Source information:
c-di-GMP-I-GGC riboswitch aptamer from a Gammaproteobacteria bacterium, 84 nucleotides, folded computationally. The sequence was found by an Rfam model in a public genome assembly. The model forms 90% of the base pairs in the Rfam consensus. The prediction has a mean pLDDT of 87.

RNA sequence: UACGACAAGGGCAAACCCGCUGUAAGGCGGGGACGCAAAACCACCGGCCCCGGGCUGAUUAGCGGGGCAGCGGGGCUACCGAAG
Numbered sequence: 001u002a003c004g005a006c007a008a009g010g011g012c013a014a015a016c017c018c019g020c021u022g023u024a025a026g027g028c029g030g031g032g033a034c035g036c037a038a039a040a041c042c043a044c045c046g047g048c049c050c051c052g053g054g055c056u057g058a059u060u061a062g063c064g065g066g067g068c069a070g071c072g073g074g075g076c077u078a079c080c081g082a083a084g
Stems, first nucleotide, its partner, number of pairs: 003081002011036002016031006034070001041075002044073003047068006
C1' cells in the first nucleotide's frame, strides 16, 4: 500500500415510537437495533426524493432551489492486525 478474521478493545444505528424543526423531501435529540470495516467526512458524476415558477387540455422532459453519504461510483481521513 492493499486486504478484512466467529480476533481484541471499542464505534455507528434501519424499521418503529416520542419530542423539536422544515411547505415538503428531510434534519436534530431521546428510546430502539435491521444491519455496517469507513453506516466518519465531502453532493464532484450517475441515480432517487421534495418544493417552485413557467409551459400545457393534462402530464413528461427541461430549468431553478433543496434533500438522501444506510443507492452506486469518486475524493479524503482514520482504530485494530489473523490469513492471503